[in-house]
Bacterial large signal recognition particle RNA from a Dehalococcoidia bacterium, 265 nucleotides, folded computationally. Its Rfam family is "Bacterial large signal recognition particle RNA". The literature on the family includes a 2009 paper in RNA Biol by Rosenblad et al., "Kinship in the SRP RNA family".

RNA sequence: UCGUGCUAGAUGGGGAGCCAGCGGUGCCCUGAACCCGCAAUCCGCUAUAGCGGGAUCGAAUUCCCGCUCGAGGUCUUACACUUUUCGGGACUGUUCUCUGGCCAUUGGUGAUGAGCACUGGGUCCUGCGCGGCAGAACACUAUGAACCCCGUCAGAUCCGGGAGGAAGCAGCGGUAAAUAGCAGUUUCUGGGUGCCGCAGGUUUACCUGGUGGGAGCCUGUGGCAGGGAUAAGCCGGUAGGGGUGGAUCGACAGCGGGUGCACGA
Numbered sequence: 001u002c003g004u005g006c007u008a009g010a011u012g013g014g015g016a017g018c019c020a021g022c023g024g025u026g027c028c029c030u031g032a033a034c035c036c037g038c039a040a041u042c043c044g045c046u047a048u049a050g051c052g053g054g055a056u057c058g059a060a061u062u063c064c065c066g067c068u069c070g071a072g073g074u075c076u077u078a079c080a081c082u083u084u085u086c087g088g089g090a091c092u093g094u095u096c097u098c099u100g101g102c103c104a105u106u107g108g109u110g111a112u113g114a115g116c117a118c119u120g121g122g123u124c125c126u127g128c129g130c131g132g133c134a135g136a137a138c139a140c141u142a143u144g145a146a147c148c149c150c151g152u153c154a155g156a157u158c159c160g161g162g163a164g165g166a167a168g169c170a171g172c173g174g175u176a177a178a179u180a181g182c183a184g185u186u187u188c189u190g191g192g193u194g195c196c197g198c199a200g201g202u203u204u205a206c207c208u209g210g211u212g213g214g215a216g217c218c219u220g221u222g223g224c225a226g227g228g229a230u231a232a233g234c235c236g237g238u239a240g241g242g243g244u245g246g247a248u249c250g251a252c253a254g255c256g257g258g259u260g261c262a263c264g265a
Base pairs, nucleotide, nucleotide: 001265002264003263004262005261006260009057010056011055012030013029014028015027020046021045022044023043024042034054035053036052037051038050063258064257065256066255067254068253072249073248074247075246076245078244079243081241082240083239085237086236087235088234091233092232095229096228097227098226099225101224102223103222104221105220107218108217109216116212117211118210119209120208121207122206123205124201125200126199127198128197129196130194131193133190134189135188136187137186138184140181141180142179143178149174150173151172152171157166158165159164
C1' cells in the first nucleotide's frame, strides 16, 4: 500500500415552549433523512441524560473536532415610523369670541351745544280720590188677578109684612207678585276701566326738560396687539403593528484537521 472480517460510531439537525435539568412526542425552521411500540390531564431518563425491540452502513463523500457562512427562531423603549387611547396648552396654525387697546377707513351725529356731572318729569309700582262702564237695589212709567185682592157694584140671589138690609158675578176704577221700559237725584258692588287728580316708592333701562361746562360721541369694515375658547400640527403618558439596530441560539453549505482492531499478500 492492497484485500477480507470486525469494532467505536452513524442512519438527520436546530429554535422557541415545557422542565430543577436533559432528550422525545406536539409547534416552527432546514431539506430528503431505516422499521416497530410508548407519550400534553404528557412520556422516558439524570450529566455517557429518550427507553425497549429489530435492520442496514461502517473507518470515511457518510464518523468526530475547529473556523467561516447563514435560512430561521427568541429576547431587547436603543432609534425613528404608523395606529389606538388619555391628558397638556409652551410654540405654529384653524375657526369663533371679547377689549373703555392701537392704526387706517365708511356712515351718521354734535357750537341750533357732544361725552360727562348735578337735578326735575314721564314710562313702572302702591294707596286714596274723581270720572266712565257693567250689575243690583230704589224711584218713576206702562201692563198686570175668572174665584180664593180692594173700592163701586147694574142685573140676578138671600132675609124681612114693609121700610129696608146682606153677600156679591160681569163691567168700571185701583193694586200685589211679576213683566217691560227708563233720558232718573240717589245707594251698594265689581274691573283686562281712564291722554284724570293727589300722596308715597323705585332707579336697571328708555324718552324728555333744566343747569354747569365747552368738543367730542356713536356705528360698520380691515390690519395689528392683548384676553378667552378650540386642539390639527406639537408635547407627555398608554396599548398595539411592521421596520432598522443590538444580544443570543443556530439548520443547510464551504474550508481545515483528526480517528481504531485482527488476519492474509
The RNAcentral record of the sequence draws on ENA.
The organism belongs to Dehalococcoidia, within Bacteria.
Its mean pLDDT, the model's own confidence on a scale to 100, is 76.
A source record names the gene ffs.